[in-house]
This record gives sequence, structure tokens and C1' cells, in this order.
RNA sequence: GCCAGACGAUCGCGGGCGAAAGCUCGAGGAAAGUCCGGGCUCCGGAGGGCAAGUCGCCAGGUAACGCCUGGGGGUGACGCGCGUGAGCGCGGCGCUACGGACAGUGCCACAGAAAACACACCGCCGAUGGCCUUCGGGCUCAGGCAAGGUUGAAAUGGUGGGGUAAGAGCCCACCGCGACACCGGCAACGAUGUCGGCACGGCAAACCCCGACUGGAGCAAGGCCAAAUAAGCAGUGAGAGCCGGCCCGGCUCGAUCAAGACACUGCGGGUAGGCUGCUAGAGGGCGCGGGCGACCGCGCUCCCAGACGAAUGAUCGUCCGCGCUUCGGCGCGACAGAACCCGGCUUAUCGGC
RNA sequence: CGGGGCGUAGCGCAGCCUGGUAGCGCACCACAAUGGGGUUGUGGGGGUCGGAGGUUCAAAUCCUCUCGCCCCGA
Repeated sequence: GCCAGACGAUCGCGGGCGAAAGCUCGAGGAAAGUCCGGGCUCCGGAGGGCAAGUCGCCAGGUAACGCCUGGGGGUGACGCGCGUGAGCGCGGCGCUACGGACAGUGCCACAGAAAACACACCGCCGAUGGCCUUCGGGCUCAGGCAAGGUUGAAAUGGUGGGGUAAGAGCCCACCGCGACACCGGCAACGAUGUCGGCACGGCAAACCCCGACUGGAGCAAGGCCAAAUAAGCAGUGAGAGCCGGCCCGGCUCGAUCAAGACACUGCGGGUAGGCUGCUAGAGGGCGCGGGCGACCGCGCUCCCAGACGAAUGAUCGUCCGCGCUUCGGCGCGACAGAACCCGGCUUAUCGGC
Repeated sequence: CGGGGCGUAGCGCAGCCUGGUAGCGCACCACAAUGGGGUUGUGGGGGUCGGAGGUUCAAAUCCUCUCGCCCCGA
């Protein structure tokens, strides 16, 4: 990195096509955790800043990323080599949240003398000065020192030599560190040379500073149709009752100006419900080309779930793998299951290549 | 689908922000007071801080992953 038991038959379930018979498609590498990034949709938004959050070596890839690729630095154990030594170099393997600790603030328990513009407990010296002296030296004030010991995770460079009363980068060489110059590299950075006596303890997965990025919510987003129903808007409506078999006629009430009320109809609104969003896509396969690679370009070809109280299953047969075996057979076949869709990360995973 | 919280002794909870000694109450054990029990007093024991990895001298505490439980919204 890949596979995720294989093939066949019968019955069944969901989608599509069809008048029907029937045909065809039907879980995953993680569909999981929901930890990041995008597409899509609605809402918000002049522009800019603050706040908040996330990220952080360099270059590239990408729609984007906290992902991936390549490179650099650091680091761990191991092996080899060089050097008196401090230490240095090489090799393969592994890890790396790796900007800034002279912008500021803060923390560093216990132990220890001292824990941050160092300190002096044990200790060393006491040359110069004083006292004593058997002239070898001894004691000691002022004072000098930080080599050695002790504590710790960490003690203000290290090794070797000189030097000194004792010491000390005090001096020298080397190692480490820093600054500068030049060369190589797109860059991170590296090589070389010169200079500096050493200045800069650690922690930013403490606050913080610097730089970059980020508007909010999510398919139950959103759109369409629409029983019911409130508000609202518009329109229509003048007659009803009694006498009487019915008409004419008579009587009573209401209206006859506007508005309101009432009734009906339509609009509106959008609950139940239905449709849509919904799966052809930053898509899969093959070939060619570019690139160290991630990846990109071109051509051909394929269509590969779209459910919603939520389908994707069961039985049988043959074979495959493993285990047990009384050699007849028997049992098992991981982790786990879509829910708008993609790119990652992380986690789970029998066995095999 | 989305969001938030919790896990520390047998039980209920502090401690976490601001890293250094893990504490409180009940329960448990022993002793004393009582004839015995209860009660009271004194003393004591008991902790993989859910798990794994990392940062740091040092992690219950900070960071990442993971497991379990609870709550809320549409």
C1' cells in the first nucleotide's frame, strides 16, 4: 500500500424502468468519533479597527486545512571512526506543537551557601603586614580566591597546558557559543574565514509579543404545493314573518346616508401532510505526458444506494482459509453498518498478500 | 444533527483557573467511658485522581487522543 471469503440457486426487502411479465442497481475502509477543512443554503455585513479563537522552521501541493509531499534544523538509543581530553564526524532506524526568553510580567517546590543585574557553608591562600622560631617553618588580622567538596532538573562555559601565595579567560591552543564578511541554496539553513574572552539558565502545551487566518448558523439549512385555522384585505347579499291552497292584495318588523355587525365567496396566511433540496461528483477505471514527490494536464471509457417508524437479508449447495476431530464430519469467517455531499486526521479491525 | 458538563477513598464532594504536600463529611478499624448496645471522645488505615501518550526538573492540574455517564437545543 492492497484484499475484506468466492461462485451459483431459491425466497424476500428498498430505488429506477415497464401496461404487465420482468429487467436492473443496492454499505464501508473505516459508513464510527464529530476533531479539522471546504462545497451548498439561509441570515448578517460600506470600509477599517478592537475583542475572541485557532495556527506557527522553509518551499511546494490543494477548493481549503491544524492535511499531504519534499527539504532544513534539533533530538533519542545503537554501531563505526578520529582525538591525551573536552568533544567531533559518519551510518541506518525512530521522534519532533520547531516563531520570539535582551518588549514586558510571572514561576522555578524540597534540598542547598547561593535559583537569577548570583553566592560563600565546608574549603584554598595568607605573597605584602604582625607575632613566634630550633631558621626548616608555624600561627594569624585586614584581605585575596572560587580550583575542589556538598545540594539540585538546572550553579554564570569546557578540555589540555602555562601562570600564581592560592587561584581565576589572567594568558595560550583546541572544543562549544556569539558577531561580522563572503560563498552555495528560491528559502529554512549550510560551508569557509576573521574577530570577540564569553555577554545569552530554563519554562511561552504560563500570561504575553509578532505574523497569518477566521462573520453566524446549519439539509430539522432552504424552496414549492397545501386539508385545518387566527388576524387582515376584497367582493356579493334586502328582505323576513303573518293572513291565504296559490297569485293579487293587506298587516307587522328590518333596511332604504355612511360606517359597523352578520352571512356567503375569493384572496391571504401555512398547521397536518406531500413534493423538492437528493445525489453526475474537487467522481471511478485505463492509457499517455510533466514533476524526486504530494499532485497536475490531456484523451478514452463507466454510471456506481438514495431510504425517512428508515431497504441492503435468509436458506441451501460447491469451493477457499482457520480450529477441533472418534477421520465420518462439526464449528468459525474480524471491526463494524449509509442519512446533504466531498478532502483529511484519529480511533476499531480476524486473517492474508 | 448540533452544543455543554462530569469522572478524585465504599458514598457525596473540594483541590484544577494560578503545576510542587491529595483534603473534608459520612462510612470502616482500634481503644476509652457503659453490665451490653447506641451515642460521645481519642487515635488510625484506605487513593493506578476513568485510560493512553506528550510538554515540563516535576502533571489530579497544561495539551492531544480515547472510554463511560449526564444534560440541553432544533
Model confidence (mean pLDDT): 79 of 100. This is a predicted complex of two RNAs, RNase P RNA and transfer RNA, with 427 nucleotides together. It holds a member of the Rfam family "Bacterial RNase P class A". It is annotated as a ribozyme.